The prediction has a mean pLDDT of 75. Two RNAs folded together computationally: RNase P RNA and transfer RNA, 461 nucleotides in total.
Order: sequence, then C1' cells, then structure tokens
RNA sequence: AGAGCCCCAGGCGGUCGCGGCCCCGCCAGGCGGCGGGGCGGAGGAAAGUCCGAACUCCGACGGGCAGCAUGCUCGCUAACGGCGAGGCGCGGCGACGCGACGGAAAGUGCAGCAGAGAGUAGACCGCCGGGACUGCAAUGGGUCCGGGUAAGGGUGAAAGGGUGCGGUAAGAGCGCACCGCUCCGCCGGCGACGGCGGAGGCACGGCAAACCCCAUGCGGAGCAAGACCAAAUAGGGGAGUGGAGCGCGGGCCGCCCGUCCCGCCCUCGGGCCUCCGAGGCCGCUCCCGGGUAGGUCGCUGGAGGCCGGCGGCAACGUCGGUCCCAGAGGAAUGACCGCACGCGCCGCCCAGGCGGCGCGACAGAAUUCGGCUUAUGGGGCUCUACGG
RNA sequence: GGGUCCGUAGCUCAGCGGUUAGAGCCACCGGCUCAUAACCGGCGGGUCCUCGGUUCAAAUCCGAGCGGACCCA
Repeated sequence: AGAGCCCCAGGCGGUCGCGGCCCCGCCAGGCGGCGGGGCGGAGGAAAGUCCGAACUCCGACGGGCAGCAUGCUCGCUAACGGCGAGGCGCGGCGACGCGACGGAAAGUGCAGCAGAGAGUAGACCGCCGGGACUGCAAUGGGUCCGGGUAAGGGUGAAAGGGUGCGGUAAGAGCGCACCGCUCCGCCGGCGACGGCGGAGGCACGGCAAACCCCAUGCGGAGCAAGACCAAAUAGGGGAGUGGAGCGCGGGCCGCCCGUCCCGCCCUCGGGCCUCCGAGGCCGCUCCCGGGUAGGUCGCUGGAGGCCGGCGGCAACGUCGGUCCCAGAGGAAUGACCGCACGCGCCGCCCAGGCGGCGCGACAGAAUUCGGCUUAUGGGGCUCUACGG
Repeated sequence: GGGUCCGUAGCUCAGCGGUUAGAGCCACCGGCUCAUAACCGGCGGGUCCUCGGUUCAAAUCCGAGCGGACCCA
C1' cells in the first nucleotide's frame, strides 16, 4: 500500500421518568382505581420490500394457455434468485476478487454513420500480368479497356482463423510447421471439465439484460391476512326452508303423487379458456355484507439463542446440556449527575502537560423466520506485494 | 405496516436501441401599434432522477439506490 475472516456497538455507578408482564396490600366488589415490590425492554442492519418460506383466507390439489422467474457442476437447506466446495473465463505482480456462465450448424430479426463491400461479402487506393493508343533512345512513362489478387493501405465496434516459411506473375490453407477451431478415440473425475493421441485445411462472425428454443420452478392475495364479540343508523346481500315445471327449447308426466332427464343461454367464483360448484320464479324464517367507532384473539417458545462432543474441506447436520430474551397496536428505550476513555475547539504556561467547553457512527421493533442489498463508527487475527 | 405506478427543458407531455433527444406553453430579441394584448419572424434553454452493468452503440434493456403519487381497515 492492499486482501480475506471475525468481533463490539461507547463503558461503570447513581437518581428520576416511559411503556409490558407478574405478585402483594387497600378501595370497589362489574370492568377497574390507588400504593408498593419484582422481572425483562431495539438492531446488525429493526431499513429497502429485492428474493424464499411459515401462517391465514380465496374452489385453492383439476387440465390447458398466457405470464413471470431461474440458467456451469456437485452439494447444503423447510425453501430460495441464498450459501459452501469445485470447473471454466476475465481482472490483479500477488494475497485474492468478479462473472444473467444453457442454445447463434431450429427459425425470425437487428447492425445507425462511415466505407467499394456488413454476411452463401467486397476491387476504392495499391500490387500483378494482358490488349489498344500515345510517346520515347528505351523492356521505362502517360491515357483507356478488360482480367487476376483479400498479402499491404483506407472505413468501421466488427471486413469471413492468427504468426512464420515455402510457393506464385502478384497472391491465396495453395502447401507446410506452431497456435486456435471442429470431429473421433482412450485415460482421470459423481460431474462441470481436464490430459493424451489421431483425423480434418477451416465448414461454424456478433447480439438471446432482441423475439425465440430447451430445461427447471411458480395458483392468487396478504396480519390493514383472517377469526370471535358487539352499540347505533340504513335496507342491499347471504343461509336455511316451503311452494311452483322454475331463463329458453325438448323429453317424460299431464287424475293424483313426484319435481325428474337432455341440450342451450345468462350471472357469480383465480389473468383467460375449460372443468367443477352455486344459482336464474314466488314466499317465509334467521343472519349478515358495506361504512363509522370499539373490544378479544391471531401475537410471539421459535426451521430459537448459547456452550460442548461427533460427522463433513466447508456450507451444514446430529447428540447432550443450559436459557426464556420487547410484544406495547399510533406505538415505550429518555433525561440529569459523577468517574474514567477517545476525538475536536479554546485558553494558560515550565512545550508537553494542565484547565474549560462540546461531541461519542448508521439508525429506532409493528405477524414471524432464512437470505440478499443498501447505510455506518471502532477493534482483532491471518495473509500478499514493495521498500528498509 | 403492506401493495401498485411514475421520474425527459421553467410547466405539460412525446420519443421505448442508431445522426447533435423533440412539440406546445413560458422566457428573451425583433416587427406590427400612439401603447398593451393578440398576431408574424427569430433565438436560447437538458447531468433524460443517481450509480453500475449488457451492447459496437442506452433516455430506451437489466440491477441497486434516491424522490414522488395513489390504493388497502
């Protein structure tokens, strides 16, 4: 100068408050009120709400479509887009870090400007040789025509393998060597992949955080979910039950009983279709939706914390011991005093001590967990490079 | 607490991979008028909220952050 991992969250004592739970005494004897005592009271991110779950309701386990997400391998996990170990690529001298890291020989599409040509490419300059004319001392020069050439120049982000040698009129995988690429075989590895050998002159440019294809996964909503209790107002809905051929058509019946069968239409229930369920007319009974205000539950003992043993490189698993650690529902953690610590400012003087004042990161639980990301002060350990 | 959507000129908006990002209003200058408005002509004005990534190329696609609006008892 850096890299990785881990830890703390200003410390100690006192006083007064805040809100939670429990106990005791007195009053009231219905909720409760007053007083006293005890226990515990923010975080590593409580944050962003970016992922994954628990839990609850909605047909909630149907089938399909659409949509969304993920995307090297093996493992961990309740699950994950997280974590661990490894492979490959990139960056760094290095410790180490980063990677949306499947498919561009399934199809479609895009590539502005520049440039001759932008994707079964392309002769602008140049190079090479041929012809005609001019012209000359000249096999050299100039003009024109029609060819060859992808080596060189130029354009561009990108010009259809790279470097070198040979070869050629000049050139070109045209030939060869090495590197790259493709295919095949063997070996190692659970695998991603790696190593070795052989064959092929190269066929296959880029973009999928463009459409798309492949594989895997996902139903939706969220504790303001949801359940129970319940006052007043208003008169919409639901459940049960009874009747009646009850949306339309047909069948059956058509005296009575019974209220049936088939098809179609409409309404409601997840984004759509289908399936399924409930219904479509009239009455009765009971209850409620919705709005406002309120109470109880959900509500914190949990994929829980700490210590130790064992298995595993690790993530993690398992066993034993031990602990209970906010639960208020508009929301509580604060203030003051003293001591020591760190930092800043000011003053004094014996110039490194004394005194005074101020400050002590980011931030604040709201159903609960596992992660990620973002904000942020300080400390410890190990490692790397350079210099001495 | 939870959910959905949006940030482009002073204001309201368009542009959704390709030249140096446009339109209307506003502002400024000139003309017309005795003067003002209207009208005509001209002209200026941008960190496309910020940072990073994909791509040859980003306002546009992706991620993170910041800010704002609306809905849910």
Rfam match: Bacterial RNase P class A. The family's RNA type in Rfam is ribozyme.